This is a predicted structure of a 109-nucleotide RNA (Glycine riboswitch aptamer). The model forms 82% of the base pairs in the Rfam consensus. The coordinates come from a structure-prediction model, not an experiment, and the mean pLDDT is 79.
[in-house]
Order: sequence, then structure tokens, then C1' cells
RNA sequence: AGAUAGCACUCCGGAGAAUCCCUUGCUUCGCUGAAAGCACAAGGGUGCCGAAGGUGUAAACGGUAAAUGUUACCGCGAAUCUCUCAGGCAAAAGGACGGAUUAAAUAUA
Repeated sequence: AGAUAGCACUCCGGAGAAUCCCUUGCUUCGCUGAAAGCACAAGGGUGCCGAAGGUGUAAACGGUAAAUGUUACCGCGAAUCUCUCAGGCAAAAGGACGGAUUAAAUAUA
């Protein structure tokens, strides 16, 4: 002097699924003239989604036992697969994943 790749920060994009039902409260102090309803709050219930995180899992690999050429068991083992524990089902937030910028460090000369 100084990459590349990766990580971090920041920015951009980013799906799916009930603004479901019931009860209670409030109803002078949110809306409607009243009842009551809507909105809101708390509690309960059913259905649904998969892309925070997490669970499980193939081959391969390793080990043990029998066996003489194979079997069984155990360990390890990926995901956008799977489970739906968690999370989520208007908007907002979040969001796997993808793209971009910048700094430091390093290889190298």
C1' cells in the first nucleotide's frame, strides 16, 4: 500500500394464517336520544399458519455384539422436510432468506 471470503453495524426487499366466537366490565366521565349496540379492557373457547428460536429425521462416518460376509444396537448427522413447544393469524412490530454500503483486521506486494 492493500484485497478476497466470512462476521458485525446500517439500509432495502420479505410470505402464511379468524380485526373468529362467548362471558363479564364500561355505557355521567369514548360514539348513538333510550333500551341496547359499537369501540375498548379482562377472562374463557374453537379453528388456523410456519420464515425468530426450538423438536425430530436420511445417507455417509464411527463404535459394540454376533457373524464370515451380512444383521442388530448406539453415537454423530442437513433442510425452505417435519412437529407445532414457543411464536404468530387487521395495521404496526417481528420475520427465515436475499441484495447493497461502510469500517477494522488478515492474506499478499